[in-house]
Context: one part of a larger RNA
């Protein structure tokens, strides 16, 4: 000079960053992933229309005793709407955002290549189709277990939910060819024959869907070169170990795996073990070459209490999914059950040490939805903390009888010091009143009555910290007496201490100053 800093003393404002480095410890409690009713039956809600049961207002007749008609309201069925509501089946997403660095010295990352060994929803482009059928089952009803979680059993019912069957341009599959080609295993084109395998429909009539194949596009996976931290006081390591050859497996190539069959493979160019750690753009620093370093943004890995599994998907061996097996915590009627904050806040605990259980989806993105719109602790934003970096302001001009006070003194002075007081101006910034935004496309601002502009007001509401023997800018006087105490190193203190305390004055830096830790 640098910090994600900490502690001491001190603090006025604002902008614009940054905030568990320690316990990948344990976690009450709220939120952080839904959506689509334009796939589907059901169920309820609201209007409305019809029958039908009750009611019985008011009419009209009247011998005044009554008859007769017959609205509104309620109850039920039934049909029909819906910019309604949604418990379940389905569809797409939950594999993206987001968090943490334990593990990893490794093709993990970084760089440069290679796939004639590969996948790839949504999206784009383009050529072909969307035919005509069957059986289930949640839901709901019954019945029934169990403290609960959660079930079992019967009966009923859809579907863009399951299954066959046609129909098959173009794809895979087996068989045989023919043409051109490559750095090899091999590729690409063109016709043959047989075989396999699709589709789903809704619509408000404009659309929106849905099957196949090609091709793009994104986004992934694999495999090489090289480069990537100590330690020989680790020198030998290895049997799936190194090849082959056949079978499996994979989206694919391989010992990825298995049968045999050989006996190889790495290694002083540091194998093996051991220790330590995420990698990288960057960041610090330095003239530079280096050294450190890996917060916060970006990219890559790799984890989600520990292990260890597959399932479903176009993608996961899956942080707010399953399933075991473990340790904790919790409920329990003791039979059996429930959970995972390294997500946002938040609590306790560790620590020298690190905030709010805030507000909004307005913006900017992300699911879903035809869309209205719904989610969205991603993100915007505000609160906290001088933690950092800028900026600012504590007034400014004039003012010597060199005023009181204090210090100090050879007692005349001398310093504090134009400092103040005291006149004259100003109003940044904080305060008060008015207006009052950009961000937003037609509507929609959380931020926020915020930034920002006016106006009037009053010097008022705003300075400390270290140091003073050299090193290094800055000095007396008291009080201590090798004591107290000071110190980065040199050294200071034992009676005139510029080095210890105070106080005066003086140096620095300045809303911060010093101290400590680290790194150059």
């Nucleotide at each position: 000079g640098a910090u994600g800093a900490a502690c001491g003393c001190u603090g006025g404002c604002g902008g614009c960053g940054u905030g568990c480095u320690u316990a990948a410890c344990a976690c009450a409690u709220g939120c952080a992933a839904g959506u689509c009713g334009a796939g589907c039956g059901a169920a309820g809600c609201a209007u409305a229309u019809a029958u039908u049961a009750u009611a019985g207002a008011g009419a009209a007749c009247u011998u005044c005793g009554g008859u007769u008609u017959g609205a509104a309201g309620u109850g039920a069925u039934u049909u029909a709407u819906g910019a309604c509501u949604u418990a379940g089946c389905g569809g797409c997403g939950g594999a993206c955002g987001g968090g943490u660095g334990a593990g990893u010295a490794a093709c993990g990352c970084g760089u440069g290549g290679a796939u004639a060994a590969c996948c790839u929803g949504c999206c784009u482009u383009a050529c072909a189709c969307u035919g005509g059928g069957g059986g289930a089952u949640a839901a709901c009803a019954g019945u029934u277990a169990g403290a609960a979680a959660u079930g079992a059993c019967u009966g009923c019912u859809a579907a863009u939910a399951c299954c066959g069957c046609a129909u098959a341009a173009g794809a895979c599959c087996a068989c045989a060819g023919c043409a051109c080609u490559g750095c090899a295993u091999g590729g690409u084109g063109c016709a043959g024959u047989g075989g396999u395998a699709a589709a789903a429909a809704c619509u408000c009539c404009g659309g929106u869907g849905g099957u196949g194949u090609a091709a793009g596009a994104u986004g992934g996976a694999u495999c090489c070169g090289c480069g990537u931290c100590u330690g020989a006081u680790u020198a030998g390591c290895u049997a799936g170990u190194u090849g082959g050859u056949g079978g499996g497996g994979u989206a694919a190539u391989g010992g990825c795996u298995c049968a045999c069959c050989a006996a190889g493979g790495c290694g002083a160019c540091g194998a093996u073990c051991a220790g330590u750690a995420g990698c990288c753009g960057g960041c610090c620093u330095g003239a530079g070459a280096g050294g450190g370093u890996g917060a916060u943004c970006g990219g890559c890995c790799a984890c989600a209490u520990u292990g260890g599994g597959a399932c479903u998907g176009a993608g996961a061996c899956a942080c707010g999914g399953c399933c075991c097996a473990a340790a904790c915590u919790c409920c329990u009627a003791c039979g059996g059950g429930a959970g995972g904050c390294a997500g946002c806040a938040g609590u306790g605990g560790g620590g020298a040490a690190u905030a709010u259980u805030g507000c909004a989806c307005a913006a900017u993105g992300g699911g879903g939805g035809a869309a209205a719109c719904c989610c969205u602790g991603a993100u915007g934003c505000a609160g906290c903390g001088a933690c950092g970096c800028c900026g600012c302001g504590u007034g400014a001009a004039g003012g010597a009888u060199g005023a009181c006070g204090u210090a100090u003194u050879u007692c005349g002075g001398u310093a504090u010091g134009u400092a103040a007081a005291c006149u004259u101006c100003u109003a940044u910034c904080a305060g008060c009143a008015g207006g009052g935004a950009a961000g937003a496309a037609a509507a929609u601002g959380a931020c926020g009555g915020u930034a920002c502009c006016u106006g009037a007001c009053u010097a008022a509401g705003a300075a400390g910290c270290c140091c003073c023997g050299g090193c290094u800018a800055a000095c007396u006087a008291c009080g201590u007496g090798c004591c107290a105490g000071c110190a980065g190193c040199c050294g200071c203190g034992g009676u005139a201490a510029u080095a210890c305390g105070u106080a005066g004055g003086g140096g620095g830096c300045a809303a911060g100053c010093g101290u400590u830790a680290u790194c150059c």
Predicted 3D model of a 520-nucleotide part of an RNA (small-subunit ribosomal RNA, 5' domain) from an uncultured bacterium. The RNAcentral record of the full RNA draws on ENA, Greengenes and SILVA.